[in-house]
RNA sequence: GCCGGGCUAGCUGAAACGGUAGAGCAUGAGACUCUUAAUCUCAGGGUCGUGGGUUCGACCCCCACGCUGGGCA
Numbered sequence: 001g002c003c004g005g006g007c008u009a010g011c012u013g014a015a016a017c018g019g020u021a022g023a024g025c026a027u028g029a030g031a032c033u034c035u036u037a038a039u040c041u042c043a044g045g046g047u048c049g050u051g052g053g054u055u056c057g058a059c060c061c062c063c064a065c066g067c068u069g070g071g072c073a
Stems, first nucleotide, its partner, number of pairs: 001072003005068003010025003019056001027043005049065005
């Protein structure tokens, strides 16, 4: 330099064809327990890497950029 991949909650990581995001762990509260742990119930937490574009509407399509890890030269 060229090619294709990933980026979503504190962490890990889903979501075919556009209709506005769900889970596990963690965190907080409660139940249970003499207490803790375990178990059960509930709750909070997401500018979907950044900025533009298309669209009535974008995690999803298009462009540029950033970060990360590969292949080729």